[in-house]
Context: one part of a larger RNA
Molecule: large-subunit ribosomal RNA, domain I
Organism: Virescentia guangxiensis
RNA sequence: AGCUUACGGUGGAUACCUUGGCAUUCAGAAGCGAUGAAGGGCGUGGUUACCAACGAAAUUCUUCGGGGAACUGGAAACAAGUUUUGAUCCGGAGGUGCCCGAAUGAGGAAACUCUUUAUACUACCUGUUGAAUCUAUAGACAGGCAAGAGCGAACUUGGCGAACUGAAACAUCUUAGUAGCCGAAGGAAAAGAAAGCAAACGCGAUUCCCUGAGUAGUGGCGAACGAAACGGGAACAGCCUAAACCGUGAAAAAUAUUUUUCCGGGGUUGUGGGAAAGCAAUUAUUAAGAUUAAUAUAUAGUUAAACAAAAUAGUUGGAAUACUAUAUCAUAGAAGGUGAUAAUCCUGUAGUUGAAAACUGAAGUUACUUAUGCUUUAUCCCGAGUAGCAUGGGACACGUGAAACCCCGUGUGAAUCAGCGAGGACCACCUCGUAAGGCUAAAUAUUCCUGAGUGACCGAUAGCGCAUAGUACCGUGAGGGAAAGGUGAAAAGAACCCCGGGAGGGGAGUGAAAUAGAACAUGAAACCGUAAGCUU
Numbered sequence: 001a002g003c004u005u006a007c008g009g010u011g012g013a014u015a016c017c018u019u020g021g022c023a024u025u026c027a028g029a030a031g032c033g034a035u036g037a038a039g040g041g042c043g044u045g046g047u048u049a050c051c052a053a054c055g056a057a058a059u060u061c062u063u064c065g066g067g068g069a070a071c072u073g074g075a076a077a078c079a080a081g082u083u084u085u086g087a088u089c090c091g092g093a094g095g096u097g098c099c100c101g102a103a104u105g106a107g108g109a110a111a112c113u114c115u116u117u118a119u120a121c122u123a124c125c126u127g128u129u130g131a132a133u134c135u136a137u138a139g140a141c142a143g144g145c146a147a148g149a150g151c152g153a154a155c156u157u158g159g160c161g162a163a164c165u166g167a168a169a170c171a172u173c174u175u176a177g178u179a180g181c182c183g184a185a186g187g188a189a190a191a192g193a194a195a196g197c198a199a200a201c202g203c204g205a206u207u208c209c210c211u212g213a214g215u216a217g218u219g220g221c222g223a224a225c226g227a228a229a230c231g232g233g234a235a236c237a238g239c240c241u242a243a244a245c246c247g248u249g250a251a252a253a254a255u256a257u258u259u260u261u262c263c264g265g266g267g268u269u270g271u272g273g274g275a276a277a278g279c280a281a282u283u284a285u286u287a288a289g290a291u292u293a294a295u296a297u298a299u300a301g302u303u304a305a306a307c308a309a310a311a312u313a314g315u316u317g318g319a320a321u322a323c324u325a326u327a328u329c330a331u332a333g334a335a336g337g338u339g340a341u342a343a344u345c346c347u348g349u350a351g352u353u354g355a356a357a358a359c360u361g362a363a364g365u366u367a368c369u370u371a372u373g374c375u376u377u378a379u380c381c382c383g384a385g386u387a388g389c390a391u392g393g394g395a396c397a398c399g400u401g402a403a404a405c406c407c408c409g410u411g412u413g414a415a416u417c418a419g420c421g422a423g424g425a426c427c428a429c430c431u432c433g434u435a436a437g438g439c440u441a442a443a444u445a446u447u448c449c450u451g452a453g454u455g456a457c458c459g460a461u462a463g464c465g466c467a468u469a470g471u472a473c474c475g476u477g478a479g480g481g482a483a484a485g486g487u488g489a490a491a492a493g494a495a496c497c498c499c500g501g502g503a504g505g506g507g508a509g510u511g512a513a514a515u516a517g518a519a520c521a522u523g524a525a526a527c528c529g530u531a532a533g534c535u536u
Stems, first nucleotide, its partner, number of pairs: 001535009016486002020458002022455007029447002031151002039100003042055003046078002050074002052059001061094006070082003105114003115118001119146001121148002124144006155186001156184005166173001170220001196203002207234004217225002238439003241383001245265003249262006270417001272382004276376005286371004292367003300360004305353003311326005327344002329333001335347003388412007398424001419434005473480002493520001496507004
C1' cells in the first nucleotide's frame, strides 16, 4: 500500500407516510365597479417581526336566528380579562370602512402636495343665451339626472394579422386566418324562420352529434388541403315591421285644399299575399302567450343547524383498535380520529327534522298582448343607387379555373307578379324560392369561482413553479425564478453533577425505544476512519 471481516463516521438513496397537487363527474354561480371595484399602501393587539383578520367605531360594532361551555386567530408564554344576565363560535341583514388606485377639485415621481373644499369628462333632460349668416345651427352658461368610464380565467363574435416550419432547397402553396394585438357582448355568444335544399320523388328555420368520408373535389395535380346533400339522433317555436289604403289625431309649409313629417289603424305572404270592393259573422265572462311586468299567499330550494343504534372480558404489549372467547346494531359495514388494524370509543354516517332574516327558480293570479272566414276584379302595393353588368379583390374544401353561389372597392345601373332570383359558365324548358328591414328560447362552447363526490392519478428530483412562493435571489427594465416535509403516543424537549471560554461531550433522569436528543423516524452507495487477519 492493497484485499477481507467487524465496528463506526459522513451522506440522504430506499421503503413507509401526507398537510399539497393532477384529472374528472354532478350541481350551483357566471360577474365586480362612481353607493368608488380588482389590486395595493399605511395602520389596528397589553407585550406583535411575519401571516391571516379588521379599518381611526380598526384582532372589531349593532341586530335577527343557531348553539350551549368555555374563550381572548396561526402561536407558545406571561399579564390582564370575558362568559349560563348565554360569551367565544356558525349563519342572515346592517354599520364603520384611513390613503392610493377608473380615481373623478387641481397637481403629482401611486399611497403625497396645494387651494377658492370642488360629482373631472362624456351622454341625457330643462332653462337662459348665442356666432360666421337673415331664419337657424354650432357653441357658451346654469340647474337637474346619475347612464358611461375601470377590472376580470376560459368560452363567443368582429377588425388587423405574422414567421419559424413543411414542400427533404424555394417563389405559388403550407404553417394559418393559427399565434399575437385591438373592439364588443353574454351567461352563453353566434346563427335562425328559405330569393333554401333537392331532382322529376320530395323536404320544410337555426344549432350540435353520428354517418356520409379522407369520399366528391382542390392542388408547383407537389407538399398538402378537403366538403355538401341524403340518412340516424339531441332539441324544437315561431314572430314583428316597410309599402298600398284609412284618420274630424298632432305639427309645419304653401295656400284655400293640397303637400310633407310624426302618431294611430291596416298589413306581412309564395298551393303568391295584401290593399280596394262586396258578402257573412261578432264568437270574447273565450282561447293562446316564450316573450312583457306587477303582486301577495302557500310551497320548494340555498345560506346556520338538531336528533341519531349497537361490546365486554381474558392474553400479549409502553399503549389494544390485535389475538382468544362470548355478544350486539344495521334504511347506519362512507370516511376521519383515537398510544398497533374499531360498524358497536369520539367526530360522523343512513334516516328523520329544521329558518327570525336574505336570496333563487317554477307554477298560479292579475294586468298586458294577439286572435274570423269567403268571393270578385286585376286599379294600387309588395323593402333602389338595390339586383344585375364591367373591372379589381376577398371568402367559399374549390389556388381564375368552364367558376356558379356569397361579400367588398370603383364605375354603370333595372324590373314590381305577364315581376324577380336560384338549380356550379351560358341558353331553352322544367322545378324550387320570394333578396335588397328586424327579433327569437332549447339542444352547443367554457370554468377565475362555490359545494358534493370519484380515480388500475402523483407521493416530496414525483405531483401545480409553490406540501405553498410568484417568496428568497437575478435583471436598469420587460422579465426570469428556486431550494426547503417526517423527534415522540405524549415534551415527558434531558432537573442535578463533571470536563470545557464556548461548542461539544460524560454521568444522572424521561421514554417502549435516546444508535428517537431537537444537525432528531427508516438510514443504501460513493467517500473517510479504527481494529484484526492475509498478501507484497